[in-house]
RNA sequence: UCAUGCAGAGUGGCUGAGGGACGAGCCCGAGGACGCCACGGCAACCGGAUCCGAUGAUCGCAGGUGCCAACUCUCGCCCGUAACGGGGAACAUGA
Numbered sequence: 001u002c003a004u005g006c007a008g009a010g011u012g013g014c015u016g017a018g019g020g021a022c023g024a025g026c027c028c029g030a031g032g033a034c035g036c037c038a039c040g041g042c043a044a045c046c047g048g049a050u051c052c053g054a055u056g057a058u059c060g061c062a063g064g065u066g067c068c069a070a071c072u073c074u075c076g077c078c079c080g081u082a083a084c085g086g087g088g089a090a091c092a093u094g095a
Base pairs, nucleotide, nucleotide: 001095002094003093004092005091010039011038012037013036014035018028019027020026022076023075024074025073040068041067042066045064046063047061048059049058050057051056072090077087078086079085080084
């Protein structure tokens, strides 16, 4: 910089107090969250395979990442009066 972010996918072990990026809310958490490890799974961005003239489509593949509470948990800035919708910023992931 570009693309995506309303889908999907958890068990066990270790540890022990905060965690959900930030602020507010709300939620998760000693009935053990978060994190780490193992195994399992989801997805299909890259790579690979097949089809195709090509865009592309299909396949989950002993590959590289990612992910597995809540829409990126919600809101935050702008517009449409509010619920809600659209856009943006930020953040996350990939290339």
Predicted 3D model of a 95-nucleotide RNA (SAM riboswitch aptamer (S box leader)) from a soil metagenome. Model confidence (mean pLDDT): 85 of 100.